Transfer RNA from Amoebophrya sp. A25, 72 nucleotides, folded computationally. It matches the Rfam family "tRNA". By type it is a transfer RNA. RNAcentral holds the sequence, with entries from Rfam.
RNA sequence: UCCGCGAUAGUAUUGUGGUCAGUAUAUCCGCCUGUCACGCGGAUGACCCGGGUCCGAUUCCCGGUCGCGGAG
Numbered sequence: 001u002c003c004g005c006g007a008u009a010g011u012a013u014u015g016u017g018g019u020c021a022g023u024a025u026a027u028c029c030g031c032c033u034g035u036c037a038c039g040c041g042g043a044u045g046a047c048c049c050g051g052g053u054c055c056g057a058u059u060c061c062c063g064g065u066c067g068c069g070g071a072g
Stems, first nucleotide, its partner, number of pairs: 001071007010025004018055001026044006048064005
């Protein structure tokens, strides 16, 4: 330099052109317990950035940035 793949809560991840973006964990609150833990219930929190297509983009397209792998 070129090619491929990827980027979603603090962390790990599911998913889709139209809903309130789901789950686990973490954190906080409550219940339970003599206390803690476990367990149960609830709350908080996310689509890498810019542009395009479209009635509508987290999803499709282009560019950028970063990460992983490969070629030279």